About this RNA:
This is a predicted structure of a 98-nucleotide RNA (Guanidine-I riboswitch aptamer) from Halopseudomonas pelagia. The organism belongs to Halopseudomonas, within Bacteria. Rfam family: Guanidine-I riboswitch aptamer. About the family: This family represents a conserved RNA structure found upstream of the ykkC and yxkD genes in Bacillus subtilis and related genes in other bacteria.

RNA sequence: GCGAACUAGGGUUCCGGUCUGACGCAGUCAGAUGUCUGGUCCGAGAGUUUUCCGGUUCUCAGGAUGAGAGCUACACGGCGGGAUAAAAGCCCGGGAGA
Numbered sequence: 001g002c003g004a005a006c007u008a009g010g011g012u013u014c015c016g017g018u019c020u021g022a023c024g025c026a027g028u029c030a031g032a033u034g035u036c037u038g039g040u041c042c043g044a045g046a047g048u049u050u051u052c053c054g055g056u057u058c059u060c061a062g063g064a065u066g067a068g069a070g071c072u073a074c075a076c077g078g079c080g081g082g083a084u085a086a087a088a089g090c091c092c093g094g095g096a097g098a
Stems, first nucleotide, its partner, number of pairs: 001052001003050004009042002014039002016036001017033007054072007074094001076097001080092003
């Protein structure tokens, strides 16, 4: 540093819930509702865990191929815009700034 799993968080395409209406009324269909706890789903540079890779220090080996251990810091952050059904700590973005 890429990725993966998860969480904070997020909305409402699907499932479910609730309400209304219709009907052959254990139910089915249609509509509304996320100011409905939820499931699916999205999801962190500055959150957690982890594989691998890179860098570097030491030790062992030394013909080639290497092997083992350690370290890999710090991080406050708009407005506005974008995608998706829609939104967000997602992306623009370790951006503009500080």